[in-house]
């Protein structure tokens, strides 16, 4: 100098003027109105609504089915599919990265097309053996040619994403874990290490029986259900109208919005349909909260215990914004010294331009997606001393 | 804000429990039939199945993370 990885930080600052949303306080007024003051006003993602939880109401949320959701080990936490660390697996020369990673001898389905056979498989060509016919050499036995039947074979071609371990040697008519040595894997078993996952050492079985669970499925382990338009409350407003349907304790129907059960409310009303009335209202839930910053102790982290310090938007169709001036970043272009053989490299002054993504709507903890810059560390390659 | 749905040729939509070239009916183009159009007939263009990425031999179908429309709510 190029290329990478991996954290972190920042998201322009300070002044005037001139606005916009709350909140308090003073005058004035009272018709919520005027006009001063003082003090606050966006994020790292405020975003997607993918998960989780707080808080509200349904019964202080109950059983079972049905449906979801998760899946390596130990931790963490209010809780999560999230976060930490660690095994294993897979990628990259490497720093590092990634992994929806239980079960495929519980069972069932699926593997198109090509192939003889796609799963306790399978003879299409090849090998072999027998017999039968026909040819050749021969005196016959025999041996060889092509063809047909019968049967053997998974070595070897062929087809395919997949063809029931791989090399070798023994062995047979031809061959095969059939038999044996190595090596791969499985499975049971022992012994070390590890809190586990799992490593690692050996030993025994020829055991080698394919993928697919982001295919039903199994097995663990989780989950009630709506959702601030959630509830509470105030104030306004009406025909308690007409029709069908059902019930009145042998109980309709509500809570219960997946279905059963159960519990509990429940006696005159429930449902439907068709007409009508009121408001597109006020107040509240409403931010102090599983908070933030600092410093300490325990841990590898994630996070957790203790201390001190701070309060920091609450709108209700959405406010936080414009202009100007100075510094300060980034690039660009020229001038000036400087290093360097040279390409270049940065330093100081001046001109120009440039700043991403993007706006809270009950709140909190991730998680994903967007998106601009500086940094610290650490790998590789290439020169050079 | 908060539930829920969908996306497949220009429009309108099939597409199954993943499998050979993704098909329909409207529209477009060219030919035939007329004197000429229409209808009718035949032929033939048009799709990266909204985007990625992953599972699987194999993905419009499954799965996840984004886009883009629609619907509903006191």
């Nucleotide at each position: 100098g190029g290329a990478g990885a991996c954290a972190a930080c920042c998201a322009g600052a300070c002044g005037a003027u001139c606005g916009c949303c709350g909140g308090c306080c003073c005058a004035u007024g009272u018709a919520u109105g005027u006009g001063g003051g003082c003090g606050g006003g966006a994020g790292g993602a405020a975003a997607g609504u993918c998960c989780g939880g707080g808080c509200u109401c349904c019964a202080c949320a109950g059983g079972g089915c049905a449906g979801g959701a998760u899946g390596g080990u130990c931790c963490u936490u209010a809780a999560c599919g999230g976060g930490g660390a660690c095994c294993g697996g897979g990628g990259g020369c490497g720093a590092c990265c990634u992994u929806a990673g239980g079960g495929a001898u519980a069972g069932u389905g699926c593997c198109a097309c090509a192939g003889a056979g796609a799963g306790a498989a399978g003879a299409c060509c090849g090998c072999c053996u027998g017999u039968c016919a026909u040819c050749g050499u021969u005196u016959u036995u025999a041996c060889g040619u092509u063809g047909g039947c019968a049967g053997g074979u998974a070595a070897g071609g062929g087809u395919g994403a997949a063809a029931g371990g791989g090399u070798g040697a023994g062995g047979u008519a031809a061959g095969a874990g059939c038999u044996c040595a190595c090596c791969a894997g499985u499975g049971u078993u022992g012994g070390c290490g590890g809190u586990g996952a799992c490593g690692u050492c050996g030993a025994c079985a020829g055991c080698u029986a394919g993928g697919u669970a982001a295919a039903c499925c199994c097995c663990a382990u989780c989950c009630g259900g709506a959702g601030c338009a959630a509830g509470g409350u105030c104030a306004a407003a009406u025909a308690g109208g007409g029709g069908a349907g059902u019930g009145c304790u042998u109980g309709a129907g509500g809570a219960c919005g997946g279905c059963c059960c159960g519990u509990c409310c429940g006696a005159a009303g429930c449902u439907c349909c068709c007409g009508g009335g009121u408001c597109a209202g006020g107040c509240u839930g409403c931010u102090u909260g599983a908070g933030g910053c600092c410093g300490u102790c325990g841990g590898c982290a994630a996070c957790g215990g203790c201390g001190g310090c701070c309060c920091u938007a609450g709108a209700g169709g959405a406010a936080u914004g414009a202009u100007c001036g100075u510094c300060a970043c980034u690039c660009u272009g020229c001038a000036g010294g400087g290093g360097g053989u040279a390409a270049c490299c940065g330093c100081u002054a001046c001109a120009g331009a440039g700043a991403a993504c993007a706006a809270a709507a009950c709140c909190c903890g991730g998680c994903u997606u967007a998106c601009g810059g500086u940094u610290c560390u650490c790998u590789c390659c290439g020169a050079c001393c | 804000g908060g539930g829920c749905u969908a996306g497949u040729a220009g429009c309108u939509c099939a597409g199954c429990u993943g499998g050979c070239u993704a098909g329909a009916g409207c529209a477009c183009a060219c030919g035939a039939c007329u004197g000429a159009u229409a209808a009718u007939c035949g032929u033939g263009a048009g799709g990266u199945c909204g985007a990625a990425g992953g599972u699987u031999c194999a993905a419009g179908u499954c799965c996840u993370u984004c886009c883009u429309g629609g619907c509903c709510c006191a």